[in-house]
């Protein structure tokens, strides 16, 4: 120095809850609180699997209002795998 690894330290992130915004929803964004549920990639990428939602369009039912079904091009990177990048340095 590199690869693997994850003790310590410096520092980092922040589930839940509350407020506002956004969205059909799932969810996302901003703010607040906290000795924070937790995280060694809880940094980034939906590529494979999985999960969530079910708008548009579709099918069915209905006189209609509407209801039901399946559906992602919408999401989750804090579900797993994979890819890319990165701080520190004990064993």
């Nucleotide at each position: 120095u590199c690869c693997a690894c994850g003790a310590a330290a410096c520092g980092g992130c922040a589930a839940c809850c509350c407020c506002g915004g956004u969205g059909a929803a799932a969810g996302c964004c901003g703010g607040g609180u906290g000795c924070a549920c937790g995280c060694a990639a809880a940094g980034c990428c939906a590529c494979g699997g999985g999960c969530c939602u079910g708008a548009c369009g579709g099918a069915g039912c209905g006189g209609g209002a509407g209801c039901u079904c399946a559906c992602a091009a919408g999401g989750c990177a804090g579900c797993c795998g994979g890819g890319c990048u990165a701080c520190c340095g004990a064993a």
Molecule: c-di-GMP-I riboswitch aptamer
Organism: Actinomycetota bacterium